[in-house]
RNA sequence: AGGCACGUAGCUCAGUGGGAGAGCGCUACCCCGACACGGUAGAAGUCGUUGGUUCAAGUCCAAUCGUGCCUACCA
Numbered sequence: 001a002g003g004c005a006c007g008u009a010g011c012u013c014a015g016u017g018g019g020a021g022a023g024c025g026c027u028a029c030c031c032c033g034a035c036a037c038g039g040u041a042g043a044a045g046u047c048g049u050u051g052g053u054u055c056a057a058g059u060c061c062a063a064u065c066g067u068g069c070c071u072a073c074c075a
Stems, first nucleotide, its partner, number of pairs: 001071007010024004018055001026042005048064005
């Protein structure tokens, strides 16, 4: 320098162009003598960034940033 993959909640990840979600974790309450387990409810997201296409973008396109892998070059 080139290529490929990934980037979505605190963590691990799903998401077929129209409702942003799951598990774990966290908070409150219930349960218990207490803890754990269990139950109920809740909070937590500018979907890496910017721009474009579209009536409508997490999803399509372009650029860019970051991480990982591969190739090449130099020494």
RNAcentral holds the sequence, with entries from ENA. This is a predicted structure of a 75-nucleotide RNA (transfer RNA) from Candidatus Magnetoglobus multicellularis str. Araruama. Rfam family: tRNA. By type it is a transfer RNA. Its family is annotated with triplet codon-amino acid adaptor activity in the Gene Ontology. The coordinates come from a structure-prediction model, not an experiment, and the mean pLDDT is 84.